[in-house]
Context: one part of a larger RNA
This record gives sequence, C1' cells and structure tokens, in this order.
RNA sequence: UGACGGGGGCCCGCACAAGCGGUGGAGCAUGUGGUUUAAUUCGAUGCAACGCGAAGAACCUUACCUGGGCUUGAACUGCAGCGGACAUUCCGAGAAAUCGGACUUCCUUCGGGACCGCUGUAGAGGUGCCGCAUGGCUGUCGUCAGCUCGUGUCGUGAGAUGUUGGGUUAAGUCCCGCAACGAGCGCAACCCUUGUCCUUAGUUGCCAUCAGAUAAUGCUGGGCACUCUAAGGAGACUGCCUCGGAUGACGGGGAGGAAGGUGGGGAUGACGUCAAGUCCUCAUGGCCCUUACGUCCAGGGCUACACACGUGCUACAAUGGUCGGUACAGUGGGAAGCAAUACCGCGAGGUGGAGCCAAUCCCUAAAACCGAUCUCAGUUCGGAUUGGAGUCUGCAACUCGACUCCAUGAAGUUGGAAUCGCUAGUAAUCACGGAUCAGCAGGCCGUGGUGAAUACGUUCCCGGGCCUUGUACA
Repeated sequence: UGACGGGGGCCCGCACAAGCGGUGGAGCAUGUGGUUUAAUUCGAUGCAACGCGAAGAACCUUACCUGGGCUUGAACUGCAGCGGACAUUCCGAGAAAUCGGACUUCCUUCGGGACCGCUGUAGAGGUGCCGCAUGGCUGUCGUCAGCUCGUGUCGUGAGAUGUUGGGUUAAGUCCCGCAACGAGCGCAACCCUUGUCCUUAGUUGCCAUCAGAUAAUGCUGGGCACUCUAAGGAGACUGCCUCGGAUGACGGGGAGGAAGGUGGGGAUGACGUCAAGUCCUCAUGGCCCUUACGUCCAGGGCUACACACGUGCUACAAUGGUCGGUACAGUGGGAAGCAAUACCGCGAGGUGGAGCCAAUCCCUAAAACCGAUCUCAGUUCGGAUUGGAGUCUGCAACUCGACUCCAUGAAGUUGGAAUCGCUAGUAAUCACGGAUCAGCAGGCCGUGGUGAAUACGUUCCCGGGCCUUGUACA
C1' cells in the first nucleotide's frame, strides 16, 4: 500500500421487511448429470454451465458409429506431358457414391485459346490437440462510482498528499474548507424512443360540414378540419413563490403546466478482476494426420432410460368448464410469397383464385361482455397415455414431424425442508407477430388488451461504496 475480520461509523440496492404471483409435489416439454450404446459428436460446470453455443438433428445439417468407395483428392492455385468439348440424356450393375457402355466436338488470326479428363509434381485438406502460446469477440463484479496522471509539497524509502474533512447528491454530483493547484478515463449531458402542442405535407390515411348512391360500408363527388402518418420546431431549466440551510450547494412544500426536479424506457459498461468462456464462427503460433485424424456415399446415432437436478408448459377447477351470441388492438411479415369472397369436408384441410411487390390487398385476436347450462364430484375439472381413421410438408415421416377426428380418460384436490421474480401501466393474466424454417415453438425476441397489492422501516440475511481500526496474510 492492499486484502481480510462472526471490528467500528456512515450510505445504497426487490438485499431484508410489507405485499402479489410462482418453483420445490403431479403429468408432459426441454437442457444437463449419470447409466446404456457400434455411436449415443463436441463445447459450456457456483453466482456468471444446465429452453446455453443450437434463430429450429427425419435425409441434409453432422463434426459421431457401421458398411461401401476415392487418393493431387469434394473445393482452390500453379507447372510439365498426353487426350478430348464438358455437361445433359439413354441402357446395364449397385443401397447410393460410383463403375461399364451408347450418343455427343465450342471459338480460332490455324500459332493456339476457353472448358474438361488422365498421368506426374509443388502444394491442398483436417469441426485433429493446446483458450495455460494468442488476436478478435463475450460474460462477470456493475451502470457499481470509482480508477489514475502532470507539476508542487512531505517522507531515507516503499509511498503519502490531491481523492481526506463539513454538508449535499442517483453520482469523485455540487458547495465550503484544506499544501496543494490543475488535468484525463468514468458520472451527467449530447443520441434513439415515448408522453403535450405548433408548423409543413394530405395519399394508399381520415370524414366534421355539403351533395349523391346503396341491403350495408368513406362507397362516390368533395374536403384536409379531426385522427393518423413523418419531417421540422416549441416545451422542463429548481425558471417562479415560500420555508429550512453557511448568505452556499441543496432539501421540503406550492403555483402554473401534457409533463417537475434524471418525466418513463433504451442505447451507452472507466482502470481492472476471474491464466473466466470461446483454437467447433473467424483469424493465428506450435504440435500432430497425409491410400488418412483428408474426402464421397447409404443406413444408423445425436431422439437410448432403473435414476438425479435445472428451466418451462398444462392443471388440480365455480373469480371456473362447456355451448350460443357479440365487440375492441399493436408490433411485424408477404412474390419459389401473403391469399379474400365462394364451394367441398365434422375437422386438420382441399378446390379455386379476386386483390396485393403493399398506410391501398392479405395474414388478423383472445381474455372481456350478454345469455343458457353444469352444482362441488376425481366431476361436463384435468388432459397424459393408448387404439383406430385421416390431413399437410417433403425423394422419403419405421427408427424420428406437426396437426385433425372418433374412442380411451392416467397422475393430480394447491404441493416438506427450501427457494425465485416483481415497486406501476409494473406484477398477474390474455392473445398476436417475427426470426430460424420445405415441414416442425410449450423456447427466444418483440407487440398490444385487461390490470392490482404493498413499502412502517434499515435491527437482521446477501451484495456493494466511503472513512477508520486490528492483523502471525501478500
């Protein structure tokens, strides 16, 4: 100087407390451990691994296993020699890769060139190993308020001072004081979005007024007021009043205002820590393989299952289930696409195809509300499992897809110890969209609808910041 303390002081955070809803019990989904296996590819392992890499394993992917092939090779760049258009198509063998055969000759300045095949050669190739050789990227402490430097001063020196102290703040934020005076990286602001208003613009959006038409509808003329769209501006700064305070920083209350003291949300992550993670995104050093640890193909596996754990979904019902009627979004997506009206089917879906390269057309709501029924039961709760019949995608749904219909109707009556999230348009609850994607979403990333309870307080648990103290630690 740090680190540590079941030392002290001050302070903060859904850290506790106050509340609401969960997990832990059940069934299923998914990841992991373990076990099994020819293989169940590899990585991630306290917080910070475990719906993680994987924004989507039937083949492919695919790295694993079994078997069948190739050896200048599946892809790439040269050189030398030889030959020919190659490909497509057809026939035969084969699980396919591939092999055998048939057909087939581009340009030309006639030197050759383009492309392809064979032989040889230099090289290729490796998701093989080391993340403790590395770059890059990322997690984490933590959006915590810290981390440092120059000059000066003090100390023999390591170092100290500044950065401590008194207040204050979300903040090393600001004020005051001070052997310090300044400065940098962080904080804040500048950026995006949302909340109010104005201006400009008015189609594909809108319809108050006027007119027309219809079974009805902005449907038409018309209009750009309103909503909205999307560009520019205004607005909030403790600016004003009052009280407290050192007359300061600032704090309490109030006015006006759509909004008040950082308005809400996001992006933004200092010096560093964990030899944290990643050599399987990529790049890269070293080592290793080179008729194989490279590469092509078929099939299998990654989907196994006495078990254990994590994360979720669905429930155990009446604030509910079922049936009928009826209403209201936003984000987004759409050409190898989204698909309306109509018809067929109990349904998944099919036929057909208007319109739309989209503020124009389409995908497109559910909880809620109204009425009926069920009456506390393993039930008209719950839907696992299984049998049968189908639909769709796709060469192909056996291993191993999703969905539909009929039948079947398991566990489960609110969950031990323990444990998680959340402070407001939040939790809870309801559905919708998107990426990936032929198909497959209970996951992920977004969107809107309905919409709470509680916070006395900081003694305690956890994590963190500052000062101080002790130390046989560095």

The part of an RNA shown here (small-subunit ribosomal RNA, 3' major domain) has 474 nucleotides and comes from an uncultured bacterium.